[in-house]
Molecule: c-di-GMP-I riboswitch aptamer
Organism: Geothermobacter hydrogeniphilus
RNA sequence: CUCCGAUAAGGGCAAAACCAGAGAGAUCUGGCGACGCAAAGCCACGGGUCCUGACCACAGGACAGCCGGGUUGCCGAA
Numbered sequence: 001c002u003c004c005g006a007u008a009a010g011g012g013c014a015a016a017a018c019c020a021g022a023g024a025g026a027u028c029u030g031g032c033g034a035c036g037c038a039a040a041g042c043c044a045c046g047g048g049u050c051c052u053g054a055c056c057a058c059a060g061g062a063c064a065g066c067c068g069g070g071u072u073g074c075c076g077a078a
Stems, first nucleotide, its partner, number of pairs: 004076002012037002018031005035065001041071003045068003048063006
């Protein structure tokens, strides 16, 4: 350094619900909360799901805690 992930150490993030707000909506932001997570850090590139335009096509939007991929990172047992 790479792979890997332990009843290690120090920590980190924060589901649902509730409150407030934004949005046409999916959803997002803040507070509270803690289901869980070794990247549950970041990226919409591919697939997928969801929303809107209206039924198809198509277009726009959302989801990174749906999967794959890219990229950065703490620690160091086997």